[in-house]
RNAcentral holds the full RNA, with entries from SILVA.
This is a predicted structure of a 475-nucleotide part of an RNA (small-subunit ribosomal RNA, 3' major domain) from a metagenome.
Context: one part of a larger RNA
RNA sequence: UGACGGGGGCCCGCACAAGCGGUGGAGUAUGUGGUUUAAUUCGAAGCAACGCGCAGAACCUUACCUAGGCUUGACAUCCCGUGACCGCUACAGAAAUGUAGUUUUCUCUUCGGAGACACGGUGACAGGUGCUGCAUGGCUGUCGUCAGCUCGUGUUGUGAAAUGUUCGGUUAAGUCCGGCAACGAGCGCAACCCCUGUCUAUAGUUGCCAGCAUUAAGUUGGGGACUCUAUAGAGACUGCCAGUGUUAAACUGGAGGAAGGCGGGGAUGACGUCAAGUCCUCAUGGCCCUUACGCCUAGGGCUACACACGUACUACAAUGGCAAAGACAAAGCGAAGCGAAACUGCGGAGUGGAGCCAAUCGCAAAAACAUUGUCUCAGUCCGGAUUGAAGUCUGCAACUCGACUUCAUGAAGUUGGAAUCGCUAGUAAUCGCAGAUCAGCACGCUGCGGUGAAUACGUUCCCGGGCCUUGUACA
Repeated sequence: UGACGGGGGCCCGCACAAGCGGUGGAGUAUGUGGUUUAAUUCGAAGCAACGCGCAGAACCUUACCUAGGCUUGACAUCCCGUGACCGCUACAGAAAUGUAGUUUUCUCUUCGGAGACACGGUGACAGGUGCUGCAUGGCUGUCGUCAGCUCGUGUUGUGAAAUGUUCGGUUAAGUCCGGCAACGAGCGCAACCCCUGUCUAUAGUUGCCAGCAUUAAGUUGGGGACUCUAUAGAGACUGCCAGUGUUAAACUGGAGGAAGGCGGGGAUGACGUCAAGUCCUCAUGGCCCUUACGCCUAGGGCUACACACGUACUACAAUGGCAAAGACAAAGCGAAGCGAAACUGCGGAGUGGAGCCAAUCGCAAAAACAUUGUCUCAGUCCGGAUUGAAGUCUGCAACUCGACUUCAUGAAGUUGGAAUCGCUAGUAAUCGCAGAUCAGCACGCUGCGGUGAAUACGUUCCCGGGCCUUGUACA
């Protein structure tokens, strides 16, 4: 100087407390461990691994296993030779591939040749998701959006170092003020950026409709007021008032205001810590394989199942289930696409093909909700697992191993032990919608809006963190 303490002081955080809803019990989905297996590819491991890499394993992917094949190789550059290549047919085969046949005669040219492509050959080489993340780059997690981490000069100390950065206030903040052997500065904080909340101007089509006509309908004429769209601006700064305070910084209350003291949300992550994670994104040192640890193909596996754990979904019902008819979003996506009306089918879906490169057309029905009816506390008209049958769709192909539909079946489950998680406001809870991936497949993920609470006395205690101080046989 740090680190540590079941030392002290001050302060903060959904850290506790006060509340609301869960997890832990059931069934299922999914990930992991374990076990099994020819293989169940590999990685991730307290927080910070476990719906994680995977924004989507039937083949492919695929790295694993079995079997059949190849050896200058599936891919790149160079050299030599031959020739267009590709394709088509038959046979063998699971295919890869092999055998036989057939078709065709590339481009430029100074006619010497050159080039592209294919085949054959030689060796240099290719290739490796093989090992080492404890050799590395890059990227990422975490402490933590915590308020810290440092430097120059000066000063103090023999020196390691200290000072500044401590102290008194204050703040979300090393934020600001005052003081001080310090004076300044840098990386962080804040601001600058984006979205959102109010207003103004400009612009009105595909958007809108107050008044005037018109219609089944903003449908049409018309209009730019309003909504909205998307550009530019205004607006909030403790600016004003009062009190407190050291005449400070600031705090408390008030006015005006759409908004008030950081308005709300996002992006943004200092010096560093964990030899944290990743050699299987990529790059890369070293080591290793080279008729194989490389490459091609078919089938299988990654989907196994006495069990254990994590994360979710669905429930156990009446604040509910079912039926009928009725209403209100936002944000997205669409050409190898979205696909309307109409018709067929109980339905999944099929036929159909209007319109739309989309503020124009479509996906598209929002759902919870309100109204009416019914069920009357039951393993039920709750719950939907499981299984049987028949089908739809995608796709060469749904057996291993897809999603969905209909009929039948109708399991566990009556609110969950010890323990444990999230959340402070448009939040929790609850309800649906869209997108990426994607032929198909979503209870996951990422967004979007609808409805919309309760509680916070307080900081003694648990956890994590910041500053000062103290002890130390630690570095």